[in-house]
């Protein structure tokens, strides 16, 4: 540096839901909570889903989701 099936060690994150708060909304933040995760760390680049607005529709614009998939960057431990 690359790779890593199973097991081990130190651990880490935190689904649904509840409370408060911000937002038209999807949803975000904080506390509780624990479904699950080997990158569930970061990133909106490609796709996808969702929201708002316009519109007769087709479609377009703006936004949200990283725990939807892929990509990019970075990281712990063990074995080889």
């Nucleotide at each position: 540096g690359u790779u890593u099936a199973a097991a081990a060690a130190g651990g880490c994150u935190a689904a649904a839901c509840c409370u408060g708060u911000c937002g038209u909304g999807a949803g975000g933040c904080a506390g509780g909570g624990g479904c699950a995760g080997a990158a569930a760390a970061c990133u909106a680049c490609g796709g996808g889903u969702c929201u708002u607005u316009u519109c007769u529709g087709a479609a377009a614009a703006a936004g949200a989701c990283a725990g939807c998939c892929g990509g990019g960057u970075u990281g712990c431990a063990u074995g080889a």

Predicted 3D model of an 80-nucleotide RNA (c-di-GMP-I riboswitch aptamer) from a Deltaproteobacteria bacterium. It matches the Rfam family "c-di-GMP-I riboswitch aptamer". Rfam links the family to the GO term cyclic-di-GMP binding. The sequence was found by an Rfam model in a public genome assembly. NCBI's taxonomy places the organism under Bacteria, Pseudomonadati, Myxococcota, Myxococcia.